[in-house]
Context: one part of a larger RNA
RNA sequence: CUGGGCCUAAAGCGCCCGUAGCCGGCCCGGUAAGUCGCCCCUGAAAUCCACGGGCUCAACCCGUGGGCUGGGGGCGAAACUGCCGGGCUUGGGGGCGGGAGAGGCCGAGGGUACUCCCGGGGUAGGGGCGAAAUCCGAUAAUCCCGGGAGGACCACCAGUGGCGAAGGCGCUCGGCUGGAACGCGCCCGACGGUGAGGGGCGAAAGCUGGGGGAGCAAAGGGGAUUAGAUACCCCUGUAGUCCCAGCUGUAAACUAUGCGGGCUAGCUGUUGGGCGGGCUUAGGGCCCGCCCAGUGGCGGAGGGAAGCCGUUAAGCCCGCCGCCUGGGGAGUACGGCCGCAAGGCUGAAACUU
Numbered sequence: 001c002u003g004g005g006c007c008u009a010a011a012g013c014g015c016c017c018g019u020a021g022c023c024g025g026c027c028c029g030g031u032a033a034g035u036c037g038c039c040c041c042u043g044a045a046a047u048c049c050a051c052g053g054g055c056u057c058a059a060c061c062c063g064u065g066g067g068c069u070g071g072g073g074g075c076g077a078a079a080c081u082g083c084c085g086g087g088c089u090u091g092g093g094g095g096c097g098g099g100a101g102a103g104g105c106c107g108a109g110g111g112u113a114c115u116c117c118c119g120g121g122g123u124a125g126g127g128g129c130g131a132a133a134u135c136c137g138a139u140a141a142u143c144c145c146g147g148g149a150g151g152a153c154c155a156c157c158a159g160u161g162g163c164g165a166a167g168g169c170g171c172u173c174g175g176c177u178g179g180a181a182c183g184c185g186c187c188c189g190a191c192g193g194u195g196a197g198g199g200g201c202g203a204a205a206g207c208u209g210g211g212g213g214a215g216c217a218a219a220g221g222g223g224a225u226u227a228g229a230u231a232c233c234c235c236u237g238u239a240g241u242c243c244c245a246g247c248u249g250u251a252a253a254c255u256a257u258g259c260g261g262g263c264u265a266g267c268u269g270u271u272g273g274g275c276g277g278g279c280u281u282a283g284g285g286c287c288c289g290c291c292c293a294g295u296g297g298c299g300g301a302g303g304g305a306a307g308c309c310g311u312u313a314a315g316c317c318c319g320c321c322g323c324c325u326g327g328g329g330a331g332u333a334c335g336g337c338c339g340c341a342a343g344g345c346u347g348a349a350a351c352u353u
Stems, first nucleotide, its partner, number of pairs: 003325004007307002012321001014201004021194003025088007033081002035077008048066007091191001092188003095184003103177007110154002114150008125136002162169002206247006215241002220236004258320006266298014302309002326353003335346004
């Protein structure tokens, strides 16, 4: 000496489930595979190391000793790991209890606005902009009133709030259904952690078939601006946006921070639950404190190149997985697998610097 790393420098798989593997709580007994001690056999010679010697020296050669970290057998030890047996309850699971929530799927109902149509009123403009024009309007627009149709969306409440593994989830009611927190400590008794492969889920856009289409709006058409204007602004406008079924499988899928567990100062806000206390118009009410779980702000030790992180760690440790190894070439080529396609996954090299 026997790598160092992954928030922002290259690097955490978008998320979850889970196979193999790896890792695994407390106590007792056994065993002796791993482990440790002693002994025996083997470990050819040369090579290697040390010392001594021979060629004038060296290379080279000779002698003696060591070593060759290994293999086999025997005897012994039993702390740790493994294995076998027994027990335990803290990890994990189950049960019970009252609560919270835009968690998911389905159905029904509603609301404002918008567009269009019809009827009535009313008259010359409306619209748009930095300013205009294209555009709409004498077949009566814009505006006001009444009626009808349609599709999409769900203001306020709304929060630095809640729920979900992530993507994500927000009108009301109903049905079906998943998960979490708290409280009890009744049951099981290590049943656990991670997870190569694998499987499932996965915004938007996109694709296939069918429906729907109000508003918005890639592309497209036109008007402006400009030196030009394949843009920004304006008038239009088709896919699409919406629904059903199926595909795609990507993202600044971000906390740019994998998952699980333990340990390590505090202060403050807030959400859910529990306990105690005060007030009470007695309400699922208000206020205060403590505990648990979540979610924010600040901050100590410590960490960090710094920004900053700091019991929601990027601190101190353990287990397991994924990933990085200068820039460009390149997430490209080739091949393979997947896809209807678009493309996705895997993923180089020459060359160059």
The prediction has a mean pLDDT of 91.
This is a predicted structure of a 353-nucleotide part of an RNA (small-subunit ribosomal RNA, central domain) from Vulcanisaeta sp. JCM 14467.